[in-house]
Context: one part of a larger RNA
Molecule: small-subunit ribosomal RNA, 3' major domain
Organism: Candidatus Omnitrophota bacterium
Order: sequence, then C1' cells, then structure tokens
RNA sequence: UGACGGGGGCCAGCACAAGCGGUGGAACAUGUGGUUUAAUUCGAUGCUACUCGAAAUACCUUACCCAGGCUUGACAUGUAGGAAGUAAGAACCUGAAAGGGUGAUGACUCGUAUCCAAUCGAGAACCUUCACAGGAGCUGCAUGGCUGUCGUCAGCUCGUGCCGUGAGGUGUUGGCUUAAGUGCCACAACGAGCGCAACCAUUGCUAUUAGUUGCCACCGGGGGGCUUUGCCCUGCCGAGCACUCUAAUGGGACUGCCAGCGAUGAGUUGGAGGAAGGUGGUGAUGACGUCAAGUCAGUAUGGCCCUUAUGCCUGGGGCCACACACGUGUUACAAUGGGGUGUACAACGCGCAGCAAACCCGCGAGGGUAAGCUAAUCGCUAAAAACGCUCCCCAGUUCGGAUUGCAGGCUGCAAUUCGCCUGCAUGAAGCCGGAAUCGCUAGUAAUGGCGGGUCAGCAAACCGCCGUGAAUACGUUCCCUGGCCUUGUACA
Repeated sequence: UGACGGGGGCCAGCACAAGCGGUGGAACAUGUGGUUUAAUUCGAUGCUACUCGAAAUACCUUACCCAGGCUUGACAUGUAGGAAGUAAGAACCUGAAAGGGUGAUGACUCGUAUCCAAUCGAGAACCUUCACAGGAGCUGCAUGGCUGUCGUCAGCUCGUGCCGUGAGGUGUUGGCUUAAGUGCCACAACGAGCGCAACCAUUGCUAUUAGUUGCCACCGGGGGGCUUUGCCCUGCCGAGCACUCUAAUGGGACUGCCAGCGAUGAGUUGGAGGAAGGUGGUGAUGACGUCAAGUCAGUAUGGCCCUUAUGCCUGGGGCCACACACGUGUUACAAUGGGGUGUACAACGCGCAGCAAACCCGCGAGGGUAAGCUAAUCGCUAAAAACGCUCCCCAGUUCGGAUUGCAGGCUGCAAUUCGCCUGCAUGAAGCCGGAAUCGCUAGUAAUGGCGGGUCAGCAAACCGCCGUGAAUACGUUCCCUGGCCUUGUACA
C1' cells in the first nucleotide's frame, strides 16, 4: 500500500421487511447430469453452465457411428511433361448412392493473319508429376478479436508542487449535499484526464409546414335500411385538409417562480402554474481493472499433430436412447370457473419462388378456383381476455387433458426410426404442493391475445406489440452484495 475480520462508523441496492404472483408436488415440453449405446458429435459447469452456442436435429445441416468409395484431392496458386478424335458428353453396364467401366456425337479463345481453309504456337479444360491443398485434429494456460461478471457500482489515475531515507502519501481526506469523486465550503496543495452528467434515439404536450394510398366536421350526390316531406347507416363519388394520422422543422422543464429550512452556500421540503417537476419515463452508452472467466467449433492466428488419412464423397443410422437426478418452462387441479351463443375495441410487424380476399367443396385440418397487391392503396387480420344471454351445481365432475386406437390433412425425393395439424373414440396423474427457493416498486406485477425472426414443414423457446390492470414499502435490527472512512493483523 492492499487484502481480510462472526472489528467500528456512515451509505446504497426488490438485499431484507411490507405485499402480489410463482417454482419445489402432477402430466407434458425442453436443457443438463448420469446411464446405455456401433455412435448417442463438440463446447458451456456456483453467482456469471443447464429453452446456453442452436434465429428451427427427418435427408442436408453434421462435426459422431457403420458401410461403400476417392487420393494434387470438394476448393486455391504455381512448376515440369503429355495428349485433337483431346475437353465435354446422350445412352448403356455395375452399384444403395458415391464411385468405377463402355461410349454415339464432338468442341472453344488468342497469335501466325486483311478475309476463308489448313498448319503451327500459346491459353482454357484434361492426364501425369512435384510444390502444396485440406483438417469442426490438440493447445482459450502461446494469442488477436469479441463476450460474460463485479456494475451503470462511483470509482480509477496523471502533471507540477509539498511531505517521507524509501515503499509511498498528499490531491481523492474533513463538514454539508447528491442518483453520482454531483456540487458547496474548508484544507500543501494547484490543475488535468478516463468515468458521472450532458450531447443521441424513443415516448408524453404543443405550433408550423405538407394532404395521398391517410382523414370525413361542414356542403352536394350515390347505395342500403326503416315507422318514407323524414331519420339512420355507409368516405362509395364530388368537394374539402377542420379533425385523426403520418413525418419534417420548431417550442416546452431551467429548482425558472413563491414560502420554509440551510452557512447569505450547495441543496432540501412544500406550493403555484403546467401535458410533463426536480435525472419526466424508457433505451443506447459499461472507467482503471478482477476472475490464467468464456470462445482455436464464427472468423483470424503461433506452436504441435494427420497427409491413400485425423482430408474428401456417398447410403444408412445417431445427435430424439431411458431405471434415475437437477434446472427452465407449458397445461392444470376449477364456479373470479368450464361449455354454448351473441356482440365490441388494438398495436408492432410481414408479403412476388410471396400475402391471398370473395365464392364453391369438406364436421374439420384442408382442398378447388381466383380478384387485388412490389402495398398508409391489396392481403395476412379472426384480436383474445372483457361484455350480454344461457347451461353446468362442487363431483375426479360438462374440471383436467396425458396416453392410446382408428380415420384423415399438409409440407417435402422421402415423415419407420423422427414432423406438424384435424375428426371420432379413449380419458391417466392432478383437489394448490415438505424442507427450501425465485421474480416484481407502475402502466410495473399478474393476466389476455397478436406479430416477427429462424423456416419447405415444425415454437410450450426467443425478440417485439397492444388490451385489462393491482397490492405494498413502517423502516434499515437482521440475511446477501457493493461503496467511503477508520481500526486490528504473525497474510501478500
């Protein structure tokens, strides 16, 4: 100087407490361990591995296993030699394919060369040879790059000066304050840098500009309904750009104003006005460093290793196994519910090898046909929970839906191992879960649906969107983590 302490002081955090909902029990999905296996490819392993790499395991992917094949190689560059019936190649034989064999036909570019033909030379492609290719083979403890974590915690340092023999200290400590090493004051320090904050995006209010594909208040028209001189519905048309909306430029919030407290300070408490108030909400942004943290299987890369194989191609299998153990989820155990029926209100997005209306067929999954749309124009698109009416009457049930049988549909060369969906039948466990344990402080939790990426097909996962919409926080004694000061130490 650090680190540590079941030392002290101060402080913060869904850390506890106060609440709400879960997990741990059930079935299933998924990941992992283990076991099994010819193989069940590899990596990730407390927090910081375990719906993680993987934003999709039938083939491919694929790295694993078995079998069949190739050897300058599936791919790149160069070297030397060769070969016009050459390169290519219909067809045929063998084969599971890859591969191997036979083989009708049969070339190209440039130069010689102004044109045509032939010849010769060179090139491309081919054969042979050598250099080499290739390796998801090893080492993340040889590395780059990227990432996780402490932690969006408030810290980490430097120059000069001063102090100390020196390591080093001071500054950065103290008082007050802040979300903050944020600021004010003091002070042998005075300044500065990386962080904090601000600058950026988005959201909440508003003005201006703009008005199609968006909008429809006023005016006119068309269509439809009704109780027909009229009323209602419909942006369908004209007209319009008021409004909504879209998207560009501005305004707006700064403790600016008032009062109390405070040291006349920084600030803090309350209030006014305001769409918004003290960082308005959210995001992006991650200092010096720590864990020889993770990744050689994204790529790059040193070294080592393989080179008729540890490379390459192909068929099939495996990654999907199953006594068991754990993690993360989904669906439930019901009446704040389940079934039937009627009816209302979104947002983000996506679409031409695509989205597909309407119509017809089918109980349905789906099929047929087909308008429109390269999309503020057309389509996906039905939002669902909610609300109205009604049945069920507390039961292993009209709860729950696992499992299994049969019959079908879709994608795709191909659904047996091993896809998704539909109908009928079947109807398991489960009556709220031990010890323990997780998330969340507001448009949050909880709950309801929708979209997207991946994708031929497949979403209980992931990334987003909107609807409904709470409870609680006295407080900091305790648990955990972290920050500052101080103290002890035989530790570095």